[in-house]
RNA sequence: AUGGAGGGUUUGAUCCUGGCUCAGAGUUAACAUUGGCAGUGCGUCUUAAGCAUGCAAGUCGAACGGCAGCGCAGCUGUAGCAAUACAGUUGGCGGCGAGUGGCGGACUGGUGAGUAACACGUAAGAACCUACCCUUCAGACGGGGAUAGCCUGUGGAAACACAGGGUAAUACCCGAUACAGCCGGAAGGUGAAAGGAGCGAUCCGCUGAAGGAUGGGCUUGCGGCCUAUCAGCUAGUUGGUGAGGUAACGGCUCACCAAGGCUAUGACGGGUAGCCGGCCUGAGAGGGUGAUCGGCCACACUGGGACUGAGAUACGGCCCAGACUCCUACGGGAGGCAGCAGCUAAGAAUCUUCCGCAAUGGGGGGAACCCUGACGGAGCGACACUGCGUGAGGGAUGAAGGCCUUCGGGUUGUAAACCUCUUUUGUUGGGGGCGAAUAACCGAAUGGGAUGACAGUACCCAACGAAUAAGUCCCGGCUAACUACGUGCCAGCAGCCGCGGUAAUACGUAGGGGGCGAAUGUUACUCGGAAUCACUGGGCGUAAAGGGCCUGUAGGCGGUUAUGCAAGUUAGCUGUUAAAGACCUAUGCUCAACGUAGGGAAAGCAGCUAAUACUGUAUAGCUAGAGUACGGUAGGGGAUGGUGGAAUUCCCGGUGUAGGGGUGAAAUCUGUAGAGAUCGGGAGGAAUACCGAUGGCGAAGGCGACCAUCUGGACCGAUACUGACGCUGAGGGGCGAAAGCCAGGGGAGCAAACGGGAUUAGAUACCCCGGUAGUCCUGGCUGUAAACGAUGUAUACUGGGUAUAGGCGGGCAAGACUCGUCUGUACCGAAGCAAACGCGUUAAGUAUACCGCCUGGGGAGUAUGCUCGCAAGAGUGAAACUCAAAGGAAUUGACGGGUACCGGCACAAGCGGUGGAGCAUGUUGUUUAAUUCGAAGGUACGCGAAGAACCUUACCAGGGCUUGACAUGCACCUUACAGUCGGAGGAAACUCUGAUGGCCUUAUGGCGUGGUGCACAGAUGCUGCAUGGCUGUCGUCAGCUAGUGUCGUGAGAUGUUGGGUUAAGUCCCGCAACUAGCGCAACCCCUAUCCAUAGUUGCCAUCAUUAAGUUGGGCACUCUAUGGAGACUGCCGGCGAUAAGUCGGAGGAAGGUGGGGAUGACGUCAAGUCAUCAUGGCUCUUACGUCCUGGGCUACAAACGUGCUACAAUGGUAGCUACAAAGGGUAGCGAAGUGGUGACACGGAGCCAAUCCCAAAAAAGCUACCUCAGUGCGGAUUGCAGUCUGCAACUCGACUGCAUGAAGUCGGAAUCGCUAGUAAUCGUGGAUCAGCUACGCCACGGUGAAUACGUUCCCCGGUAUUGUACACACCGCCCGUCACACCACCCGAAUCAAUAUUACCCGAAGCUAUUGAGUUAACCUUCACGGGGGACAGGUAGCGAAGGUAGUAUUGGUGAGGAGGGUGAAGUCGUAACAAGGUAGCUGUACCGGAAGGUGCAGCUGGAUCACCUCCUUU
Repeated sequence: AUGGAGGGUUUGAUCCUGGCUCAGAGUUAACAUUGGCAGUGCGUCUUAAGCAUGCAAGUCGAACGGCAGCGCAGCUGUAGCAAUACAGUUGGCGGCGAGUGGCGGACUGGUGAGUAACACGUAAGAACCUACCCUUCAGACGGGGAUAGCCUGUGGAAACACAGGGUAAUACCCGAUACAGCCGGAAGGUGAAAGGAGCGAUCCGCUGAAGGAUGGGCUUGCGGCCUAUCAGCUAGUUGGUGAGGUAACGGCUCACCAAGGCUAUGACGGGUAGCCGGCCUGAGAGGGUGAUCGGCCACACUGGGACUGAGAUACGGCCCAGACUCCUACGGGAGGCAGCAGCUAAGAAUCUUCCGCAAUGGGGGGAACCCUGACGGAGCGACACUGCGUGAGGGAUGAAGGCCUUCGGGUUGUAAACCUCUUUUGUUGGGGGCGAAUAACCGAAUGGGAUGACAGUACCCAACGAAUAAGUCCCGGCUAACUACGUGCCAGCAGCCGCGGUAAUACGUAGGGGGCGAAUGUUACUCGGAAUCACUGGGCGUAAAGGGCCUGUAGGCGGUUAUGCAAGUUAGCUGUUAAAGACCUAUGCUCAACGUAGGGAAAGCAGCUAAUACUGUAUAGCUAGAGUACGGUAGGGGAUGGUGGAAUUCCCGGUGUAGGGGUGAAAUCUGUAGAGAUCGGGAGGAAUACCGAUGGCGAAGGCGACCAUCUGGACCGAUACUGACGCUGAGGGGCGAAAGCCAGGGGAGCAAACGGGAUUAGAUACCCCGGUAGUCCUGGCUGUAAACGAUGUAUACUGGGUAUAGGCGGGCAAGACUCGUCUGUACCGAAGCAAACGCGUUAAGUAUACCGCCUGGGGAGUAUGCUCGCAAGAGUGAAACUCAAAGGAAUUGACGGGUACCGGCACAAGCGGUGGAGCAUGUUGUUUAAUUCGAAGGUACGCGAAGAACCUUACCAGGGCUUGACAUGCACCUUACAGUCGGAGGAAACUCUGAUGGCCUUAUGGCGUGGUGCACAGAUGCUGCAUGGCUGUCGUCAGCUAGUGUCGUGAGAUGUUGGGUUAAGUCCCGCAACUAGCGCAACCCCUAUCCAUAGUUGCCAUCAUUAAGUUGGGCACUCUAUGGAGACUGCCGGCGAUAAGUCGGAGGAAGGUGGGGAUGACGUCAAGUCAUCAUGGCUCUUACGUCCUGGGCUACAAACGUGCUACAAUGGUAGCUACAAAGGGUAGCGAAGUGGUGACACGGAGCCAAUCCCAAAAAAGCUACCUCAGUGCGGAUUGCAGUCUGCAACUCGACUGCAUGAAGUCGGAAUCGCUAGUAAUCGUGGAUCAGCUACGCCACGGUGAAUACGUUCCCCGGUAUUGUACACACCGCCCGUCACACCACCCGAAUCAAUAUUACCCGAAGCUAUUGAGUUAACCUUCACGGGGGACAGGUAGCGAAGGUAGUAUUGGUGAGGAGGGUGAAGUCGUAACAAGGUAGCUGUACCGGAAGGUGCAGCUGGAUCACCUCCUUU
């Protein structure tokens, strides 16, 4: 010393930059919902808008004349016996209206319009005033004339005015006196007064003077707003002399003189604003603010003015002008709430026309007392702060109800009910000011007396009774708190991000929960968070940001030594910093808020004293900074003049002939009038090959042939000199590529614009042919570029290495050597820095000095103003509005009309097809009562379907049923109900109906069945985008990951990359990686060889036997089915790295995964399937369920896919003869035999199968015929006749026989499959199945090829790398015009208003000066007529508000029309940019074009790719 938190949001993810937004505190607040009490505060922030009514400043009779009104008393009169009453009268008394006079109305109270100023704050100062108050000194004598009131009269509607008469004073005047004051050099002059009360003492006053106190006036230093798109301002302006004026200094005013004064340290102008103590916020520094309380200022309907006074230029005074309101008899008058209440309007919004002077304070008075909307109080308002309450304890069956539910329960919830208790608050009744109170006054003290608006309030006591008292916001994240239903991008929410398109914790409702609580939310505003203007405490290579470069003014900063001073600086002391507030302590209201008392403190300013290190200043020095002199060196540094050669073009001539030129390909163009080519000659302009280079020079822009002249700078070397002369640099000045402009030249080539030809959908482009400005020179302007190292200048310090340019020095072995040093240039790198990339002695490191610049994106470098420019334009440079991002670097992917490598029937090489025909089959479409549904690029289409005549069946028509065709449970009824056998109707389902009549039993009943009723069933209804499961595809591609470690701030990387190799992330080697998992491979199955074992149903070599492996016999062989063997780059050689491996060879049945199968990583496609199944949600329930008959799924202008059969002779037909494998078979396969031309029928042996059957294999082979034709090919179609299955072949089956004999002669563009026992071709079997549409599908064997040079290209995939503005990932992103809607802004003919200002005119009130023939009591004089002196009216002059005329400037409003901008799920045209974005992009400039844009010139890399060169690193 008490004090410092962050979060959300840019991305697929990351780090950074950067804005937006939230959580906190506060408020003179308002609004919404709700509302019990008390205390203390606060209460028109808008319109300085307008105000009805009442009140807010009076008082003094002890200043005065008086007496209108009231009271008393006296007197007179009348009535009365009197008391008394009435009338009159008397200022005599109490008093007092109006008036004269005094003091006060300059305080208090209100407001903040104006004011950017000595207005305020603070600290000082000298040339002043100050009524009442205090102290002291002195005085107060003698006179005078008026005037109001009042009376009379006149005018006026009124307000009021005028005339005459008379009157008082503490009103006014004169004289005397005079300390002081004033005038004067002096002498001297001038210069005041008031009395009143009281019997008196005395008191209150009066006059002059000095001092004090209080209050005020004036001056100065310093301090506190924005704007330069305000840069120059100023004539009383600055100063002087003199005068006037003021309380006082002063241009305050005037005359004259001088020409000054202010300003970049911001004058002048514009905008805004009362200032402060304080208040809010903040850790602080700061930022914001100026309610209430307090200090100062300003204002009082607007503007001007003075008077009075101690004090005013006067809120409740006066005069004038103006606006407004009111009265009026139209002639004139009256008024000023920004006092307290209150009203109207305005507004989101701010109170009672209250009580009282009891207290505090003020005015007057001697006092009593009067006045006081100041003040004290009460009222209204949850407006704020603070306190209290709405009950406390017990209470489980965890009641009911609600909500949720996995149906078990959970939750609301000890919450309620119920029991016990308390009584703040409330209601009623009673008490109740003790205190506050002190003071004035009573002569003093003691003492005593009197006095309360608030208020019968606070407070106290008693009674009653849980009784009278809880809401509001929120519950997706930030941010504490979750479920159900409703809704369905609708309704709505939202502070930011964002929710809502049928399962919403985000909308609405409910239940539950969280926060705060008599309040709770919202809105508005301020600070905070925001280090987001950064003093504390930021930045500028790429995020916003270094001026294009230099020079230099002001300014800022400045080497080294000594001395003086003490301005800055440091320390101490003093004064001040009002009170209140804040802080600490104590104390009073029951606590607190609130109040009271005491204390302390801070920074600031000023003064005094001290210190002298540093800065400063003065003086004197120094040489390390800087500069000068001398000798050398390199250089495209600059300017001017001159001189070359090569090339292009053109012209002339020669030779020569048909093309040339140009392109991706062409054409325009050119050429037989002779081009192009080639040779010779000539003209002219521009640019300077090679050298040439990470080389040189220059401040930058920039500079390149050679020679000469002039000229700037740099570097090196060695000495001498000067002595801080330096660094930076706002303004200023100069230079400044290209394009462009002006004037005059020049013009070969190139070339914006333009013309033509192409390309294209178009092509205002890219390409081609031409071509003008321009490019060049001279002179002048322009002043901008990606003017870039996107890196300001200067200085110092901080490891190195290499190369190169220019010097100098050292060494020796004397070289194409080496070492060192200074100045440049370039690369790599240490520390350090950095968000990263990177920078790194040439810093982006560490520091210092100075300058420039930045503060979210867009709007916009735009508008407007100003400056510059001939123009183009340049410089300076906003706002409204809009968005929640925009951005930098790096990461992982994806992508590229980027690169490299690799693989694949991907291409190529081949073989055979499809696309053409007919038919089959699936699909689309169409049709239909229905043609059920699904599948849709690859990855739908002979697919789900391994069998649609009925059934299937989901569709349609019609007919039926309703607890249902099917399941379970409950209740009641039934055993005359099921089942079985019948009958009738009917298309059937079904309905009606007859007969028979279940099992067990303890005889009650149970089971079963049926009926009725309730729960429920049922759905091929919807959602595959709510799902499970299963499947397709990339892809049998070689990939996909994890742990630990390491690297990186991090996303991530590494491993997994690299060199080889492989079919393979297969293996080897290397390596900050080491291991491991899912994949690959292997393990499994089939197949190829052999062995062992076993031989029936298999086999038959030997023996016997038969028609026959038929039988005996045998198990050798084949085969079968079990177990083994075998193959592993194992062996040899080459290559390779001595590896992995690869090539060749041997052996072997098989050779390099032998062939085939099963096996499908992480994941992608919201892929497919709710119609296999399962399942959430939704929907239907006499129907979207269920049953039945018939129909449909089989339709048919057309289109597509997949197949079959062909088009024929490598064939067809007929006959004969061979050789398989694998399957199937009892509701079955079915032999022989017989019949039929045949399908088939009859038949029934055998077989539950290595035994019997299906079963004939076919192509092949042999023989014969056919002979190139729409045929003896081909078989569609159709007719007739049959067979079989089946309730049933019409819609709609297959097969057979006879007859018929269509298209088709090898198939356009295009396209598919296949690499060996494969393609091609030939037949065989099986599933489903009564039968079949099977030509399909799945299997089986027979015969059995061709080709692969190779990886340039197409497609797909993998790996590495590169670019990216993509991440929904290129089917991406995205630009501009046009059209539509809305929004704000700019320009704008004109018009309106406000403000400011200039000149002139007019000129109120008033002041000053002057005049003053009119008027005039006081004083003087006089003969009292008059005169003097003074005053006044009036006149004149000056100043002067408002007004007027003419003009200017600024600001604002309206505005036809015009320009651009912004925003807006699905508009139009194109495709500019991001990849090499398909012409690399961008910048400046110029021209052109619907638009993005194109082109020219110059520049930049913030360009990909390839090659080469140089340099670096490593060896």
The RNA shown here (small-subunit ribosomal RNA) has 1515 nucleotides and comes from a Pseudomonadota bacterium.
The coordinates come from a structure-prediction model, not an experiment, and the mean pLDDT is 82.
The sequence is in RNAcentral, with records from ENA.
NCBI's taxonomy places the organism under Bacteria, Pseudomonadati, Pseudomonadota.
Rfam family: Bacterial small subunit ribosomal RNA.